RNA sequence: GGAGUGGGCCGGGUGACCGCGGUCGGUGCUCGCACCGGUUGAGGAAAGUCCGGACUCCGCAGGGCAGGACGCUGGGGAAAGUCCCAGGCGGGGCGACCCGUGGCAAGUGCAACAGAGAGCAGACCGCCGAUGGAGCCGACAGGCUCACAGGUAAGGGUGAAAGGGUGAGGUAAGAGCUCACCAGCGUCCCGGGUGACCGGGGCGGCUGGGCAUACCCCGUCCGGAGCAAGACCAAGCAGGGGAGAUGGGUGGCCCGCCCGUUCGAUCCCCGGGUAGGUCGCAUGAGGCGUACGGCAACGUGCGUCCCAGAUGGAUGGUCACCGCCGAGGCUUGCCUCGGUACAGGAUCCGGCUUACAGGCCCACUCCGGAU
RNA sequence: GCGGGUGUAGUUCAAUGGCAGAACGUCAGCUUCCCAAGCUGAUAGUGCGGGUUCGAUUCCCGUCACCCGCU
Numbered sequence: 001g002g003a004g005u006g007g008g009c010c011g012g013g014u015g016a017c018c019g020c021g022g023u024c025g026g027u028g029c030u031c032g033c034a035c036c037g038g039u040u041g042a043g044g045a046a047a048g049u050c051c052g053g054a055c056u057c058c059g060c061a062g063g064g065c066a067g068g069a070c071g072c073u074g075g076g077g078a079a080a081g082u083c084c085c086a087g088g089c090g091g092g093g094c095g096a097c098c099c100g101u102g103g104c105a106a107g108u109g110c111a112a113c114a115g116a117g118a119g120c121a122g123a124c125c126g127c128c129g130a131u132g133g134a135g136c137c138g139a140c141a142g143g144c145u146c147a148c149a150g151g152u153a154a155g156g157g158u159g160a161a162a163g164g165g166u167g168a169g170g171u172a173a174g175a176g177c178u179c180a181c182c183a184g185c186g187u188c189c190c191g192g193g194u195g196a197c198c199g200g201g202g203c204g205g206c207u208g209g210g211c212a213u214a215c216c217c218c219g220u221c222c223g224g225a226g227c228a229a230g231a232c233c234a235a236g237c238a239g240g241g242g243a244g245a246u247g248g249g250u251g252g253c254c255c256g257c258c259c260g261u262u263c264g265a266u267c268c269c270c271g272g273g274u275a276g277g278u279c280g281c282a283u284g285a286g287g288c289g290u291a292c293g294g295c296a297a298c299g300u301g302c303g304u305c306c307c308a309g310a311u312g313g314a315u316g317g318u319c320a321c322c323g324c325c326g327a328g329g330c331u332u333g334c335c336u337c338g339g340u341a342c343a344g345g346a347u348c349c350g351g352c353u354u355a356c357a358g359g360c361c362c363a364c365u366c367c368g369g370a371u
Numbered sequence: 372g373c374g375g376g377u378g379u380a381g382u383u384c385a386a387u388g389g390c391a392g393a394a395c396g397u398c399a400g401c402u403u404c405c406c407a408a409g410c411u412g413a414u415a416g417u418g419c420g421g422g423u424u425c426g427a428u429u430c431c432c433g434u435c436a437c438c439c440g441c442u
Base pairs, nucleotide, nucleotide: 001367002366003365004364005363006362007361008360009359010358012322013321014320015319016318017317018316020041021040022039023038024037025036026035027034028033029032043342047353048352050351051350052349053348054347055226056225057224058223067222068221069220070219071218072087073086074085075084076083088101089100090099091098092097102217103216107215108214109211110210124156125155126152127151128150131149132148133146134145135144136143137142164182165181166180167179168178169177183207185204186203187202188201189200190199191198192197230279231278232277233276239270240269241268242267243266251259252258286305287304288303289302290301291300292299293298323340324339325338326337327336328335329334330333372441373440374439375438376437377436378435381395382394383393384392389425396414397413398412399411400410401409418434419433420432421431422430
């Protein structure tokens, strides 16, 4: 200098004018509004709603089946099954590093095309002719030929995959058929590690491939709803109870009068509760700094700070200067023009994922050059 | 706020994990004096990124877009 890997961070600044929400103080009155002043007012993702909780309400004797989710080990965290840290094993990359993660030696199932054969496998070419068969020769022993029965998984060929590898012995030719070494499996012992697992040794049968992100098996776990949860106050209308001047109807009575019942303007009370209002609602698994413990995630102690709370939903607009990026011009350090992202609270919090103009920092790897 | 589904050619739809097809369309040729119709041929695709597998439109995970339901 080039190419790359992993991680962290910022994501415009200052001033003026106009405007908006919360809150504090003051003033005014028509008593819940107006005005004045102070103070405060979005994010790294506020987003997607993919996980996990806090909180609230409803449900709930116990056991089982069905169904669903998850799956190496240890730790962290309030919790997490898709979070984080450290490690084991397998795979990829020259490497920094990245990806995956129970069981296919319980059962069932799947594997197109090609190929002879694809699941306790298989004889197409090749090899062989020991054994049986046919033919020929021959001194009855036997030999030769054919490749018909058959033997053979060494070699060729097909395929993603042909069921341990290499070598020697063995054989008619071959084959874990036998042996040595190597790989792998089971089991026992020793050592290391908290553990997954690793290293070494003995014995055994000689080897029983892939897919569970196929059904399944094993182990663990699993009530429902969601702040429009829920709590409180409570117009109007309807309902219940009571009072009720004058009056109307009905019954008792011959009429009147009186009594009872019912309706009733109006008034009062009651319960549930709609509109509406208040709370829930921001001191929290909180932020920052520092010391200690830990490889780390993180934890503990101390100090310090208070940091949006709207409810059709405020946090905006204009101008000036500066910063950053790009293009052009020339007098090479100035001028002109253009751009400055993604997006935006709605109960709160922890994660994950996605979007993002431009920029900064740290650690590491590979290649080339110079000293 | 809670939940479900879909994504395949320009359009509408198919496709047991095994060569991605059909119809309409578009284009070219033939036919016709020309157009239409007809005949022949071509055209172009699994939303995106990973994973499992010998092999993925299909199975799994993430993500994006669209649609629907409840409150």
Two RNAs folded together computationally: RNase P RNA and transfer RNA, 442 nucleotides in total. Its mean pLDDT, the model's own confidence on a scale to 100, is 79. Rfam match: Bacterial RNase P class A. By type it is a ribozyme.